[in-house]
Context: one part of a larger RNA
């Protein structure tokens, strides 16, 4: 010097308290030890692995197994011989493939003999190939501690050195923030602002947007003339700086309160992540050195796994109901996709959905009906009109196929479940809680993920205690 202390002060942080609302118990949904298994690929393992990689395992994907096949190969470059490419019939086979056939010639260039591009079959060797090992060879990416405030340099001073000063101190900040001391002066990574979305307001612009005033119309309707006031849209612009006032403070920083004002002291919200730790993750996104494999650890089919099941955890849906279930009826988003696509209206079917094809590369058309809400009714506290697993039938979709192993309707069927033991886990405001809606992926297939609205709370005295985490300081047999 650094770590660490059930060592000391100061200080933060949903860290506790103070509340909401969950997990832990029941189903099912996923995932992840175990066990099974011919394989149930592989990776990820306290925080920081376990709805993780996978934003989509039926074939394919697919790396795993079992079989049928290939060996210069499923891909890449170079020689050669033949054939342009190509599209297309038969047999065997589960296909891969193999074998036998038809059709058919273009393109540049030519000295009309040919020769080249390009693709296709064969054949030889170089050489391809490996998701095969090593993340403790690695590069690039990435988690954490942590959006915590640190982390260090020059040069000067001190000290034999190692190293200290600065960065310590008094104060003050979210903040090494900023002031005021000071053997220091001064600087970079970082803080912070610059960036983007969101809250006022102007202004320009007004169609696909929107409609106050006039005019037409209609069963209604900005439908239609007309307008850009208005909402909106997107561009530009202003706007908030402790500026202003009063008070506390060292006359400083700054704190406190008040004024204006859409917005107050970092206005909300994101993106941004110092030097470094963990030999943390990933050689299976990609790169890559060493090894290692080459009639195989390569490549190809088909089938079958990855979906198994005594169990045992994580993480979620759904619920145990009256603040609620059912039914009628009726209102209001946001942000988003749409051409191999989103698909209206009208018909057919309880329904899933079929028909049907308008309109839309979309402020014009679809998706699209927003759910909680409210307005009547019923239910009367029961395993019930709570709850829906589970399972039987009948059907729809997509796809070459939905046995293994998809989603969805409709009729039955109606299982545990009566608020969960230790324990533990989220949240401080438009939040938690509740509600629905979109979209990637994706042919199908979401209770996940990712956004986007509508409703909208309690509580917070405090800083003793757990948890981590800064600064100073002290101890130490540790580095």
């Nucleotide at each position: 010097u650094g770590a660490c202390g059930g060592g000391g002060g100061c200080c933060c942080g949903c860290a506790c308290a103070a509340g909401c609302g969950g997990u832990g118990g029941a189903g099912c949904a996923u995932g992840u030890g175990g066990u099974u298994u011919a394989a149930u690929u592989c990776g990820a393992u306290g925080c920081a692995a376990c709805g993780c990689g996978a934003a989509g395992a039926a074939c394919c994907u697919u790396a795993c197994c079992g079989g049928g096949u290939c060996u210069u190969g499923a891909c890449a470059u170079c020689c050669a011989a033949c054939g342009a490419a190509u599209c297309u019939g038969g047999u065997g086979g589960a296909a891969a493939c193999a074998c036998c056939g038809g059709a058919g010639u273009g393109c540049u260039c030519u000295u009309c003999g040919g020769a080249g591009a390009a693709c296709g079959u064969u054949g030889a060797g170089a050489c391809a190939g490996g998701u095969g090992g090593u993340g403790c060879a690695u590069g690039g990416u990435u988690g954490u501690c942590g959006u915590c405030a640190g982390c260090u340099c020059g040069u000067g001073u001190c000290g034999u050195g190692a190293g200290a000063u600065g960065u310590u101190g008094g104060g003050u900040u979210a903040a090494g923030u900023c002031c005021c001391g000071c053997a220091a002066c001064g600087a970079g990574c970082g803080c912070a602002a610059c960036c983007c979305c969101u809250g006022c307001u102007g202004u320009u612009a007004g169609u696909u947007g929107c409609u106050a005033a006039c005019a037409g119309g209609u069963a209604a309707a900005g439908c239609u003339g007309a307008g850009c006031a208005c909402u909106c849209u997107a561009g530009c612009a202003g706007g908030a700086c402790u500026g202003c006032c009063g008070g506390u403070g060292a006359c400083a920083a700054a704190c406190c309160g008040g004024a204006g004002g859409a917005a107050g002291g970092u206005g909300g919200g994101g993106a941004u992540g110092a030097c470094g730790u963990c030999a943390a993750a990933u050689c299976a996104u990609c790169a890559u050195g060493c090894c290692c494999u080459u009639u195989a650890u390569g490549a190809u089919c088909c089938g079958g796994g990855c979906u198994a099941c005594a169990c045992a955890c994580g993480u979620g849906c759904u619920a145990c109901a009256a603040u609620g279930g059912c039914c009628g009826g009726u209102a209001c988003a946001g942000a988003g996709a749409g051409a191999a696509g989103c698909g209206a209206a009208g018909c057919c079917g309880c329904g899933a959905g079929g028909u049907g094809g308008a309109g839309c590369a979309a402020a014009u058309c679809u998706c699209a009906g927003a759910a909680a809400g409210c307005c009547g009714g019923u239910c009367a506290c029961a395993g019930u009109u709570c709850g829906g697993a589970u399972u039987g039938c009948a059907g729809g979709c997509u796809g070459c196929a939905a046995c293994u192993c998809g989603c969805c309707u409709g009729c039955a069927u109606g299982a545990a479940g009566g608020c969960g033991g230790a324990a533990u886990c989220g949240c401080u405001a438009g939040u938690a809680a509740u509600c629905g809606c979109g979209a990637a992926u994706c042919a199908g297939c979401a209770c996940g993920u990712c956004g986007c609205g509508g409703u909208g709370a309690a509580u917070g005295c405090g800083u003793u205690c757990c948890c981590g985490g800064g600064c100073c300081u002290u101890g130490u047999a540790c580095a």

Description: A computed fold for a 479-nucleotide part of an RNA from Syntrophothermus sp. DTU052, annotated as small-subunit ribosomal RNA, 3' major domain. Its Rfam family is "Bacterial small subunit ribosomal RNA". The organism belongs to Syntrophothermus, within Bacteria. The sequence was found in a public genome assembly.